[in-house]
RNA sequence: GUCCUGGUAGCUCAGCUGGAUAGAGCACAGGAUUCCUAAUCCUGAGGCCGCGGGUUCGAAUCCCGCCUGGGACACCA
Numbered sequence: 001g002u003c004c005u006g007g008u009a010g011c012u013c014a015g016c017u018g019g020a021u022a023g024a025g026c027a028c029a030g031g032a033u034u035c036c037u038a039a040u041c042c043u044g045a046g047g048c049c050g051c052g053g054g055u056u057c058g059a060a061u062c063c064c065g066c067c068u069g070g071g072a073c074a075c076c077a
Base pairs, nucleotide, nucleotide: 001073002072003071004070005069006068007067010026011025012024013023019057028044029043030042031041032040050066051065052064053063054062
């Protein structure tokens, strides 16, 4: 340099062929239970869907550019 692939909640990840309210587990907060703790159960909070544009009635999803993690190949007088 070229190509492939990932970026969604604090962490690990879903989200099928665009469809309207973006989810799960763990963690966190509150509560129940218990003599107390742990465990268990209930509830809750937490999101610019990497960034900026574009297409569309509608974009996490499609297109373009950029940033960034990983990988393959090539070059290296």
About this RNA: Predicted 3D model of a 77-nucleotide RNA (transfer RNA) from uncultured Nitratiruptor sp. It was read from a public genome assembly. Its Rfam family is "tRNA". Rfam's curators write: Transfer RNA (tRNA) molecules are approximately 80 nucleotides in length. The coordinates come from a structure-prediction model, not an experiment, and the mean pLDDT is 80.